[in-house]
Molecule: Lysine riboswitch aptamer
Organism: mouse gut metagenome
RNA sequence: GAUAGAGGCGCGGCCACUACCAGUAGCUUUAUCCAUAGAGGGACAGGCAUCCCGGAUAAGGUGAACAGAUUGUCCGCCGAAGUAAAGCUCCUGCCUGAAGGUGCUUUGCUGGGGUUCAGCAGAAUAUGCUGUACACUGUCACAGAUAUGUGGAGCGCUAUC
Numbered sequence: 001g002a003u004a005g006a007g008g009c010g011c012g013g014c015c016a017c018u019a020c021c022a023g024u025a026g027c028u029u030u031a032u033c034c035a036u037a038g039a040g041g042g043a044c045a046g047g048c049a050u051c052c053c054g055g056a057u058a059a060g061g062u063g064a065a066c067a068g069a070u071u072g073u074c075c076g077c078c079g080a081a082g083u084a085a086a087g088c089u090c091c092u093g094c095c096u097g098a099a100g101g102u103g104c105u106u107u108g109c110u111g112g113g114g115u116u117c118a119g120c121a122g123a124a125u126a127u128g129c130u131g132u133a134c135a136c137u138g139u140c141a142c143a144g145a146u147a148u149g150u151g152g153a154g155c156g157c158u159a160u161c
Stems, first nucleotide, its partner, number of pairs: 001161005008078001010077004015072002018069001026062009040053004044097005081110008090101003111137002114134002117131005139152005
């Protein structure tokens, strides 16, 4: 240097079902109030284009979806993957901006799963991410007669060539 492996409630992805989202948003009926400009108003801001004709409350009718999640099959794997920042690209009618999301690259951090608490996201007590603490577990180094103890990090470890 190459190849092959190991950690275990191991990591991630597609698809399907299910629950939830939610009797919510939207649409619609009735009643009341406000407005009634059309050379106007509305769409995240400004301009263009296109479309629509208003707003609020109450009571009915109808009634979703996205994201996230459980389970299962299959697939790819063991920096698997996750996360932070920066850069580039694409989407939301076009341009500029904001906001949100997709993909890729670089750099940094995290061995792994679990539990507690806190924070952020979320409709949520689900769940995810980050941090803290606690043991557990795998690996290497050192110490030890042993049991075991201490410490380090995956750019590591083991085997073969």